[in-house]
This record gives sequence, structure tokens and C1' cells, in this order.
RNA sequence: UUGAAGGAUUCGGGAGAGACUGCUGGUGCAGCGCCGAAGGUGUAAACGCAAUAAACUCUCAGGCAAAAGGACCGAAUCUGGACG
Repeated sequence: UUGAAGGAUUCGGGAGAGACUGCUGGUGCAGCGCCGAAGGUGUAAACGCAAUAAACUCUCAGGCAAAAGGACCGAAUCUGGACG
């Protein structure tokens, strides 16, 4: 001196499925049905000394008007320091 991956904050975009039924003072309790995109479980081959998947799967958690949340995508700022 160049400034990659990664991390933090803010902003913008962001799907699915019950405004179900009964009781009730109630945002509570019970019942039936459903969703896949916080988090979590399970799973291949190859490579490798060893270890290790996912948007697939399960639906434990979560969710099924709006709001909120939301994987993921983009932008800005800060940080970060690979590499030359």
C1' cells in the first nucleotide's frame, strides 16, 4: 500500500397455511384441520488423518386476518484482515 472471506448495525424487498369449533370475564382452556422460510431432528456420494450437508425430511419449537416475526436477496456504514 491492495483490500477477499467473515462479523455487527441500519434501511428496502420478502412466501405458505383456520379472523375454525366449543367453553369462558379473558390475549385463557379444550378439540379438529393445516403450513414450511427463525431455531432444532434425520439423511447421500465423493474426498479426506479426521470431522462435516441443504431450500430435501420430520413438524419438537414456531406459525395459519392485519400488525409483529420471517430463511433469503440487495444497499449503506463500521469492523475484519486473506492475498498481492
Molecule: Glycine riboswitch aptamer